[in-house]
RNA sequence: CUUAUCAAGAGCGGUGGAGGGAACGGCCCGAUGAAGCCCGGCAACCUGCGUGUAUGCGCAAGGUGCUAAAUCCGGCGGUAGUGUAUCGAAAGAUGAG
Numbered sequence: 001c002u003u004a005u006c007a008a009g010a011g012c013g014g015u016g017g018a019g020g021g022a023a024c025g026g027c028c029c030g031a032u033g034a035a036g037c038c039c040g041g042c043a044a045c046c047u048g049c050g051u052g053u054a055u056g057c058g059c060a061a062g063g064u065g066c067u068a069a070a071u072c073c074g075g076c077g078g079u080a081g082u083g084u085a086u087c088g089a090a091a092g093a094u095g096a097g
Stems, first nucleotide, its partner, number of pairs: 001097006011039001013038003019029003024074003040067003045063002047060005071091001076088005
């Protein structure tokens, strides 16, 4: 850079000790223990196997990933007509190339 996906799912464990939710603005989570690490778990993008020709389906779980809140919400634009709702973009995350 290209492309697909992002409203589902996942612990009352151990360790650790104050931070965390990308950044900014909000709004939240946190000593009834944050991050990190370990174990457990979820999912099924790549992968393997089966079915046989389907952009399919099934099984597995080796490589990643994930495990508060829609990607927690917003910022830019459209529509409806507004302290709102909804759709899209941007940005971001993850996989594959």
A computed fold for a 97-nucleotide RNA from uncultured Lawsonibacter sp., annotated as SAM riboswitch aptamer (S box leader). NCBI's taxonomy places the organism under Bacteria, Bacillati, Eubacteriales, Oscillospiraceae, Lawsonibacter. The model forms 97% of the base pairs in the Rfam consensus.